[in-house]
Context: one part of a larger RNA
RNA sequence: UCAUUCUUAAGGAACUCGGCAAAAUAAUUCUGUAACUUCGGGAGAAAGAAUACCUUUUUAAUUAAAGGUGGCACAAAAAAAAGGAUAGCGACUGUUUACUAAAAACACAAGACUUUGCAAAAUUGUAAAAUGAAGUAUAAGGUUUGAUGCUUGCCCAAUGCUGUAAUGUUAAAUGGAGACGUUAAAUGCGUCGAAAUGAAGCUUCAGUGAAUGGCAGUCGUAACUCUAACGAUUCAAAGGUAGCGAAAUUCCUAGCCAGUUAAUUGCUGGCCUGCACGAAUAGCAUAACGACUUUCCUACUGUCUCAAGAAUGAUCCCA
Repeated sequence: UCAUUCUUAAGGAACUCGGCAAAAUAAUUCUGUAACUUCGGGAGAAAGAAUACCUUUUUAAUUAAAGGUGGCACAAAAAAAAGGAUAGCGACUGUUUACUAAAAACACAAGACUUUGCAAAAUUGUAAAAUGAAGUAUAAGGUUUGAUGCUUGCCCAAUGCUGUAAUGUUAAAUGGAGACGUUAAAUGCGUCGAAAUGAAGCUUCAGUGAAUGGCAGUCGUAACUCUAACGAUUCAAAGGUAGCGAAAUUCCUAGCCAGUUAAUUGCUGGCCUGCACGAAUAGCAUAACGACUUUCCUACUGUCUCAAGAAUGAUCCCA
C1' cells in the first nucleotide's frame, strides 16, 4: 500500500447519476390489519404484545392458566422477510443474447383476418415419397393483436388481394389468300407468307381496412378585450371520431398553475399552444404479479461530514 473481515463519539443520505455497498428487519404464539378489487385477493399488509427457569392445577402435548425466582438483556449463540406511498411499462407463471444486455424484448391464454372439403392447403424432395395426420373446418397452415373491462371512427383515389367481362391488346401453335426459286413449262419439289382462330397477364368494371396505407389549408365573424358555436373559400379518396395528451412521444422547454422541498432541470395532479398521440404497427382504463424503470416517506446505517482503530493474508522496505 492492497485484499478480506470487524468496531466506532455526535450527526443520519449531508454521499452519489442513483441509498451502489453496508446496516437494519427476521423464529413461534396471540391481538390487529387500509385504499383498491376481477370478491379469489391485497395480507405475513401495516401496527402491537408475549417468549427463560421453578411450583401447582390443567392438556394428547414445556398445551394453557395462576403463583413465584434470577439477570441490563430469556426466539439470550447460529440459521432466519425491511416496510410504506406514487407513476410508467408489460396482464399473469414462463422464455432469452452459454462468456458485458433478463428487460418494457419473446412467449402466453384470448381476439381477428385469411387459406384449406381431404389424393386438403402448406412444407421438404429432381422423383418415388414423407410431414401435415393414423388428423378432417370445435381440424390444419399463414398473418396479426396480446388476460380482463369499455371500445375499435372516416377514406377503396394509390398499392395489394378477391371477383367479373360480351370488348381491346397478346406468345407458341393452328391457318393458308398469295408471292418467289427451280424448270422448256410446271398441276411436282423447295422457300417465304396476309386475313382469320388463339391462354394467363395487362386493360375494364366492382368489392375489400383487425389488407399495405392515409386521415388539410386560408380568411372573416359575438355590445371591453380575448376567443369563435357561425359564415366564406381552395384542395382532397377522406380530412383524426371516442379516448388520452409537455407523454418511454413536447423541439421551443427548466411550458404555465398547484402539491412535494428551506431551496427541485425531478416527481405527482391539472391545463392543451399534440414541432411530430390516436384506435388490433391497437386506443383508454385496470385488481394481482415483476431480481423491470421513476419519485417520495419511515426505519437503518462509516455512503458521507471525516476519519480512526483492530484481525488475517499479500506486496514492498529495513534488520
The part of an RNA shown here (large-subunit ribosomal RNA, domain IV) has 319 nucleotides and comes from a marine metagenome. Rfam family: Bacterial large subunit ribosomal RNA. The coordinates come from a structure-prediction model, not an experiment, and the mean pLDDT is 86. The RNAcentral record of the full RNA draws on SILVA.